Predicted 3D model of an 89-nucleotide RNA (c-di-GMP-I riboswitch aptamer) from a Deltaproteobacteria bacterium.

RNA sequence: UGCCGAUAAUGCCAACCUUGUCAUAAGACAAGGACGGAAAGCCGCGGAUCCAAAUAAUCCGAGACAAACAAGAUGGCCGAGCUGCCGAA
Repeated sequence: UGCCGAUAAUGCCAACCUUGUCAUAAGACAAGGACGGAAAGCCGCGGAUCCAAAUAAUCCGAGACAAACAAGAUGGCCGAGCUGCCGAA
């Protein structure tokens, strides 16, 4: 240095819930607590999942909390890429 991950040490992140804000929504951000995490750091390149505005046709109503779809979201769904703390076996 690489691989690896300890009943080591310093720390770090924050599931979910509550309140507020943004968004059509999924969801995101902030505060509080702490489910858990050795990359639960970054990144939408490849999968996967979620949401789906506007729009078209029929129409008295209804069907429609449906289907499709732009764009978007999730990195704490997985893989790939990049970076990082410590140093037992």
Notes
The sequence was found by an Rfam model in a public genome assembly. The model forms 94% of the base pairs in the Rfam consensus. The coordinates come from a structure-prediction model, not an experiment, and the mean pLDDT is 81.